Context: one part of a larger RNA
RNA sequence: GAACGAACGCUGGCGGCGUGCUUAACACAUGCAAGUCGAACGCGAAAGUCACUUUCGGGUGGCGAGUAGAGUGGCGCACGGGUGAGUAACGCGUAGGUAAUCUAUCUCUGUAUCUGGGAUAACACACCGAAAGGUGUGCUAAUACCGGAUUCGCUCUUUUUUUCGUAGGGAGAAGAGAGUAAAGGCGACCUCUGAUUUAAGUUGCUGUAUGGAGAGGAGCCUGCGUACCAUUAGCUAGUAGGUGGGGUAAAGGCUCACCUAGGCAACGAUGGUUAGCGGGUCUGAGAGGAUGAUCCGCCACACUGGAACUGGAACACGGACCAGACUCCUACGGGAGGCAGCAGUGAGGAAUUUUGCGCAAUGGGCGAAAGCCUGACGCAGCGACGCCGCGUGGGUGAAGAAGGUUUUUCGGAUCGUAAAACCCUGUCAGGUGGGAAGAAGUGCCUAGUGGUUAAUACCCAUUAGGUUUGACGGUACCACCAGAGGAAGCACCGGCUAACUCCGUGCCAGCAGCCGCGGUAAUACGGAGGGUGCGAGCGUUGUUC
Repeated sequence: GAACGAACGCUGGCGGCGUGCUUAACACAUGCAAGUCGAACGCGAAAGUCACUUUCGGGUGGCGAGUAGAGUGGCGCACGGGUGAGUAACGCGUAGGUAAUCUAUCUCUGUAUCUGGGAUAACACACCGAAAGGUGUGCUAAUACCGGAUUCGCUCUUUUUUUCGUAGGGAGAAGAGAGUAAAGGCGACCUCUGAUUUAAGUUGCUGUAUGGAGAGGAGCCUGCGUACCAUUAGCUAGUAGGUGGGGUAAAGGCUCACCUAGGCAACGAUGGUUAGCGGGUCUGAGAGGAUGAUCCGCCACACUGGAACUGGAACACGGACCAGACUCCUACGGGAGGCAGCAGUGAGGAAUUUUGCGCAAUGGGCGAAAGCCUGACGCAGCGACGCCGCGUGGGUGAAGAAGGUUUUUCGGAUCGUAAAACCCUGUCAGGUGGGAAGAAGUGCCUAGUGGUUAAUACCCAUUAGGUUUGACGGUACCACCAGAGGAAGCACCGGCUAACUCCGUGCCAGCAGCCGCGGUAAUACGGAGGGUGCGAGCGUUGUUC
């Protein structure tokens, strides 16, 4: 000098864009942060209101409404969001391999979607419990569950064969045997069939099963790189390798039995300390050094520890089980919980924000869609925390005013065109009026084109017109109104280092980054006047180069 997620002191007008628990991975009150689908399925209220009836207590029926609601089932909950504890490691980075692998949803392209069955939740009744919750009996549905058929294929075994390679082998082709599927839903129509106004038929959309290909994703393996300590020198029995079982989507001591006795290490094993890694960021002419907030990629974790289930994928932050610590409820028998999601609270600390608005946009989940959900996100709020921009006025103005300071040759000099005064301007703030872009769409209506079809129906694609959607926000922006009015401080002035005098003090009080000032004329302490530097900031402290 530059920089900072900074803090502290004094001061503080406005705006834009960013940014904000670096400490206790400490504990958490409260609310919200993951739902959705009735076009998979069976049930199914109430308030209210209308009518009828009534022994005036009420009862029945319609609407409310096949709504609310819970339940079965599907998809999602493995994304998105947070944190950096652990980890010195194939964790990360980079370059490869997988001839050792998997992949739900999505896209393209084949084939199929036949036929049966028994349950169960919801519900009703009965019961247990303080609660959380649970038990028994009975009824019922499905795209839930379980059989059977079929097999374009696929898988396994086996035979023959082609071709390729990099050694193990890979990719095919042709047979034989065995095994393995499925589910329906919503419209429209009468051309065909049956019927004689709607299905068993036709057709469209969507789903389901099973193949092939792709896209995207994931697992595993390898070369190289990846902090400090040798005042850590030896470490290792599933240890190193083999054979054979098991296990996995998959190679492998991954696991087990047996066999061999190996394996690693001064090119630093083992141990200890510290640490998430990278793109980047800061600095520097560069080489390098330091760093890893915000944003992006990867990893790890979700009160602590463990082991699993479901699933395409988890050993799963707002799932489940066990154990532990802690907190809460309890009828003492037993239960409930997990903010390192967004806000917020306490604690710790030098120190870090609102218990805000909205799904309008972008993106995500579900859904045919309308739509619902979304503390992701978009916005607003707070903080000079940072960067950038603007303003706090401009011009004229010498009686060089008064007052103050110091000085003086006593005339004056200095602050100083500074002020006053006069003439202007109108940024920002204030007031009044107007007022956005961000909105594209989706859906619906009308008209048309093309496809499908028997069809002018339905459906799909597309074009034009109409209608509808804004949290921010009456914000940005524009015009007008008034009027210099509301807006300057901080540090320093001995040398380094730009800027000097007076008074007070008297080795005292104090200053200080270094050298050093202060013991009676202190440009170095304190005050004043003046000056210098920067300026809505200025200094100090800390840290890095």
This is a predicted structure of a 545-nucleotide part of an RNA (small-subunit ribosomal RNA, 5' domain) from a metagenome. Its Rfam family is "Bacterial small subunit ribosomal RNA". The RNAcentral record of the full RNA draws on SILVA.